[in-house]
Molecule: transfer RNA
Organism: Clostridiales bacterium
RNA sequence: GCCGGUGUGAUGGAAUUGGCAGACGUGAUGGACUCAAAAUCCAUUGUUGGCAACAACGUGUCGGUUCGAGUCCGACCACCGGCA
Numbered sequence: 001g002c003c004g005g006u007g008u009g010a011u012g013g014a015a016u017u018g019g020c021a022g023a024c025g026u027g028a029u030g031g032a033c034u035c036a037a038a039a040u041c042c043a044u045u046g047u048u049g050g051c052a053a054c055a056a057c058g059u060g061u062c063g064g065u066u067c068g069a070g071u072c073c074g075a076c077c078a079c080c081g082g083c084a
Base pairs, nucleotide, nucleotide: 001083002082003081004080005079006078007077010026011025012024019067027045028044029043030042031041032040046057047056048055049054060076061075062074063073064072
């Protein structure tokens, strides 16, 4: 340099046909239980604004297509693999 693949919360990973983003697990925080802890059980857990109700934003980045994009298209970035 050329070709292919992957990129989603703190983390593994779903959402397979374009139609409620983050199911489920791990971790974290609070609580129950315990003399105390572990284990187990319950609740919460993307970001920003707001007293709250709620609103806006959010799938590597920037654009495009579409009523609608994590998903399709283009360029770029990062990582992985192959070829030279």